RNA sequence: UGGGAUGUGGUUCAACGGUACAACGCUCGGCUGUUAACCGAGUAAUGCGAGUUCGAAUCUCGCCGUCCCAG
Numbered sequence: 001u002g003g004g005a006u007g008u009g010g011u012u013c014a015a016c017g018g019u020a021c022a023a024c025g026c027u028c029g030g031c032u033g034u035u036a037a038c039c040g041a042g043u044a045a046u047g048c049g050a051g052u053u054c055g056a057a058u059c060u061c062g063c064c065g066u067c068c069c070a071g
Base pairs, nucleotide, nucleotide: 001070002069003068004067005066006065007064010024011023012022018054025043026042027041028040029039030038047063048062049061050060051059
């Protein structure tokens, strides 16, 4: 420098263009003589900027980060 893949809560991971899912974590409560476990509730996310569309995590373009390949 060229080509390909990828970016979603703190972590891992889903989501035909139509309310962003779940697990773990964290917080609060319940249970227990205490802790752990268990039960209930809550918390919190689409890398950035444009475009298309009634509607974008999703499609298009650019930029940035990460990984792979070529040189």

This is a predicted structure of a 71-nucleotide RNA (transfer RNA) from an Anaerolineae bacterium. Its Rfam family is "tRNA". Rfam links the family to the GO term triplet codon-amino acid adaptor activity. The source organism's lineage runs through Bacteria, Bacillati, Chloroflexota and Anaerolineae.